[in-house]
This is a predicted structure of a 467-nucleotide part of an RNA (small-subunit ribosomal RNA, 3' major domain) from a bacterium.
Its Rfam family is "Bacterial small subunit ribosomal RNA".
The coordinates come from a structure-prediction model, not an experiment, and the mean pLDDT is 80.
The sequence was found in a public genome assembly.
Context: one part of a larger RNA
């Protein structure tokens, strides 16, 4: 000099504490381990792996298994040689298909003599590998942690590693500032600049209204700055409180992660070094079927519920984000319902998804029960996607009604339009196993004495048998 300490001294954080609502007990849905398994493809493992790569596994994906089939190859550049427009339509066989084998039709383009462009066959260089090293690498990325750290150049001190500077006082979300100082300066952090949203204004006027208008939407501008006022502090910096204001001291969220830590992830996005397989049983390629969905169990994340502040049944409201041309689909007919017919509108502020909601309100019921609570299972019968729902979709209707009466031991988030609860939207997507994920609204809390104590961090400063 780090680096630990069941040392010490301050100081922060949903770190405790003060609420709130959960998991941990049941059903189910997913992931993950273990189990089986021809395979049940690989990754990923405390915090930082487990609804994670997968933003959607019937085939295809796909990478695994079986078994069929190709070997210059499903793809790329050449070179030699032969053929012929490539192609593209049809007909038969044989086959699980992928392919093969046999007829028929059809004959381009620059140029018209060769040649070429393009294709097929053969033969040669090569392709190709989701094979193996993330502990050979790039690029990316997780974590400390949006925490205040982390350096440098003169220059002084020191024999030297090294120190200083960045000690210290106040102070700040903050190495933020102010005072002071053997330092004086400068980097990359910090703040700011950026993007949204909260007022206000100006212009504009597809939509919208009968019209003006302008809720709005599109552009731009102001607007918060400790600015003003009291009081504290070293008259600084700043704290505390007022007034005004739409908003107060960083207004509220986003985006942005410093040196470097974990040989942390990741050769299965990519891209690479290096080995390793390439032919007649390939670790290529290429089709069917299966499989990644398998079930004594175990663990992790959710979703429903255990009911009355609640279940059913009526009738009344009140959104904002966002998609839509192989799409979204109105109206109005069928159908208990999924859905089916039907065709208007839209390439969208015009039309549709969508009278765009649920929750809340009103009224009725049920009366404390394994029930009018829950809604797994399971049979029947449908509906749609899609060449195809056995393996292994989703939805709709009858009928069936199971654990479950608030959950040990321990454990999570969360300080405000936040938790909670309430439904909509999209993305991926033929359908969808979404209860996932990412938005968007609606109603909307309770708490916070405070820093003893647990967790993790930061400055200083001690100890040390470590480095």
């Nucleotide at each position: 000099a780090g680096a630990c300490g069941g040392g010490g001294u301050c100081u922060c954080a949903c770190a405790c504490a003060a609420g709130c609502g959960g998991u941990g007990g049941a059903u189910c849905a997913u992931g993950u381990g273990g189990c089986u398994u021809a395979a049940u493809u690989c990754g990923a493992c405390a915090g930082u792996a487990a609804g994670c790569g997968a933003g959607g596994a019937a085939c295809c994906u796909u990478a695994c298994c079986a078994g069929g089939g190709c070997u210059u190859g499903a793809c790329a550049u050449g070179u030699c040689a032969a053929u012929g427009a490539a192609c593209c339509u049809u007909c038969g066989g044989a086959g699980a298909a992928a392919u093969u084998c046999g007829g028929a039709g059809a004959u381009u383009c620059c140029a018209c003599a060769a040649g070429g462009a393009c294709a097929u066959u053969g033969a040669u260089a090569c392709a190709g590998g989701u094979g193996u090293u993330g502990c050979a690498u790039g690029g990316u990325u997780g974590u400390c942690g949006u925490c205040a750290g982390c350096u440098c150049g003169u220059a002084u001190c020191u024999u030297g590693a090294g120190a200083c500077g960045u000690a210290u006082g106040c102070u700040u979300a903050a190495g933020u500032g102010c005072a002071g100082u053997a330092a004086c300066g400068a980097g990359c952090g910090c703040a700011a600049c950026c993007c949204u949203u909260g007022c206000u204004c100006u212009a504009u006027g597809u939509u919208u209204u009968a019209u003006g208008u302008g809720u709005c939407a599109u552009a731009g501008a102001g607007g918060a700055c400790u600015g003003c006022c009291u009081g504290g502090g070293a008259u600084a910096a700043c704290c505390a409180g007022g007034a005004g204001g739409a908003a107060g001291g960083u207004g509220a969220g986003g985006a942005u992660g410093a040196c470097g830590c974990c040989a942390a992830a990741u050769c299965a996005g990519c891209a690479u070094g290096a080995c390793c397989c390439u032919u007649u049983g390939a670790u290529g390629c290429u089709c069917u079927g299966g499989g990644c969905g398998g079930c004594a169990c175990a663990c992790g994340u959710g979703a429903u519920a255990c009911a009355a502040u609640g279940g059913c049944c009526g009738c009344u409201a009140c959104a904002a984000u966002g998609g839509g041309u192989u799409g979204c689909c109105a109206a109005c007919c069928c159908g208990u319902a999924a859905g089916g017919g039907g065709g208007a509108g839209c390439u969208a502020a015009u039309c549709c998804c969508a009278u765009c909601a649920a929750a809340a309100g009103c009224g009725g019921u049920c009366u404390a029960a394994g029930u009018u609570c829950g809604g797994a299972u399971u049979g029947a019968g449908g509906u749609c996607u899609g060449a195809a729902a056995c393996u292994c979709g989703a939805c709709c209707u009858c009928a069936u009604g199971a654990a479950g009466u608030u959950g040990g031991a321990a454990u999570c988030g969360c300080u405000a339009g936040u938790a909670a609860u309430c439904g909509c939207c999209a993305a991926u997507c033929a359908g969808c196993c979404a209860c996932g994920u990412g938005g968007c609204g609606a109603u909307g809390a309770a708490u916070a004495c405070g820093u003893a104590c647990c967790u993790g961090a930061g400055a200083c400063u001690u100890g040390u048998a470590c480095u």